A computed fold for a 112-nucleotide RNA from Sporolactobacillus vineae DSM 21990 = SL153, annotated as SAM riboswitch aptamer (S box leader).

[in-house]
RNA sequence: UCCUUAUCCAGAGCGGUGGAGGGACUGGCCCGAUGAAACCCGGCAACCCAAUCAGAUGAUGAUUAGGGUGCCAAUUCCUGCAGUACAUAUUUUAGGUGCUGAGAGAUAAGAG
Repeated sequence: UCCUUAUCCAGAGCGGUGGAGGGACUGGCCCGAUGAAACCCGGCAACCCAAUCAGAUGAUGAUUAGGGUGCCAAUUCCUGCAGUACAUAUUUUAGGUGCUGAGAGAUAAGAG
């Protein structure tokens, strides 16, 4: 860097350092000197490894949280493309709301 598979409506500090940015991108809408990013501590979760139990030494399930990641405002904050339902205005259309699917993105594990 690319590909495959799985998951993305749950969960997580009123701590320290730090000082102005942050929420991927678009358009929105938000967060931030009552302190952003980043780092440390703390925490959450259970994808991989490991251990224990059940099971048939299997598949699989449950538990633990030791090792590897991950995560800790708002559903992935909403949205972007397509389909569909409804209502509104308009004569070929437009935006709105709901639902479904795709795309994009994130994380894990695996392959090149």

The sequence was found by an Rfam model in a public genome assembly. Model confidence (mean pLDDT): 85 of 100. Taxonomically the source falls in Sporolactobacillus vineae (Bacteria, Bacillati, Sporolactobacillaceae, Sporolactobacillus).